The RNA shown here (Archaeal signal recognition particle RNA) has 311 nucleotides and comes from a Hadesarchaea archaeon. The coordinates come from a structure-prediction model, not an experiment, and the mean pLDDT is 77. The source organism's lineage runs through Archaea, Methanobacteriati, Hadarchaeota (SeqCode) and Hadarchaeia (SeqCode). Rfam family: Archaeal signal recognition particle RNA. For this family Rfam cites "Kinship in the SRP RNA family" (Rosenblad et al., RNA Biol, 2009). The family's RNA type in Rfam is non-coding RNA gene.
[in-house]
RNA sequence: CGGCGAGCUAGGUCGGGCGGCUACCCCUCGCCUGUGACCACAAAUGGGGUUUAUGGUGGGAUCAAAGCUCGGGGACGGCGUCGGAACCGUGCGUCGACCUGGUUUCCGGCGAAGAAGUCCCGUCCUGCUGGGUCGGCGGCGGCAGGGCCUCGGUCGUAAGGCCGGGGAGAACUGCCCUCACCUGCCGAACCCCGUGAGGACCGGAAGGUAGCAACGGUAGGCAGGACGUUUGGUGCUGGCAGAUCACGGGAUGGAGCUAGGGACCAGCAAUCGUCGCGUGGGGAAGGCAUCAACUUCGGGCGCGCUCGCCG
Repeated sequence: CGGCGAGCUAGGUCGGGCGGCUACCCCUCGCCUGUGACCACAAAUGGGGUUUAUGGUGGGAUCAAAGCUCGGGGACGGCGUCGGAACCGUGCGUCGACCUGGUUUCCGGCGAAGAAGUCCCGUCCUGCUGGGUCGGCGGCGGCAGGGCCUCGGUCGUAAGGCCGGGGAGAACUGCCCUCACCUGCCGAACCCCGUGAGGACCGGAAGGUAGCAACGGUAGGCAGGACGUUUGGUGCUGGCAGAUCACGGGAUGGAGCUAGGGACCAGCAAUCGUCGCGUGGGGAAGGCAUCAACUUCGGGCGCGCUCGCCG
C1' cells in the first nucleotide's frame, strides 16, 4: 500500500416546484408536476427559524464513508398564455347551372298514295241504369183425423176390449198457407216415433202385452240443386247522358305541319354549384413564459477512525 472480516464516529436518502401568507425563509393552505420513493402528532389571534433561514416533536426503513451540491448542453413531456390552419354551419352579394319567353340558324321526320283547319264516329274518362258469372246469407205458419202421455167410467174369472175428459215441440194421412222446397249421405246405442224375427210374459188354445237387433222415419248435421234475398266480388258485356281531344277511323279541305341541337337577347321564385365579404363553431402548426424528471459535460465540498488475518 492492497484484499478479506469485525467494529466505531459523522453523514446521505425516503420527492420537487409555483402561488398565497410574511420584513424575509420553511411548514400547515391552493395549484402544477413526478415516483420504486416512510409513519404518527400539533400548527392562522398559527408552529419553527434569520441570509450558514429550505420547518418542529417522536418513531421507523435503508445505504454507510457512502455521497451531497452548483452550472452549461441535448432530447422529450406537462400546465399557462398568445396564436390561429384544416374542417363544419350560416347571412348577403356576384357569376353559372336549372327553368320561362323571343329571334336566328343547323339537321331531321310527316305530307298530292292528300298537310293545317272544320265536322262525324269509335277507344279512353265521368255519372246513371241493366245483363252474365262467381260468392255470402236463409229455410214460414196452421187445421182435421190417427198415433203418443195422462185421468175417469164400463165390460171381461188372465192378457185385455170399449167410451169419455185433459195435455204436448215433430214423426203417419189429408188439406190450407208460404220463397222456406227437392235429392244423397250421416243420424238419437237405450232415456225420439212406427213396424217389430228370435227370445220373455199372460193363456189349454185362439189371441194379446212389453220390447232388443233389424227395417222405415222424425229432430238435427253435412253436401248438392232449385228458390228467395233492402248482400258482395268480377279480369265479361249492353243502353242512356256528359266530358275531352290523348289515340284510331271516316268525310270535307287543297299546302303546309312538326320533334331535336347550337348561338344570341331578356327574365329568373325556389334548388344546386363557383367566388367574395361578414358571422358562429372548431381547434392543427408555431411563438413566449414556467415546472419536474431523464441524459451528458464540467466545477465545488466530502470520501474519516480502530482491531484481527493474509499478501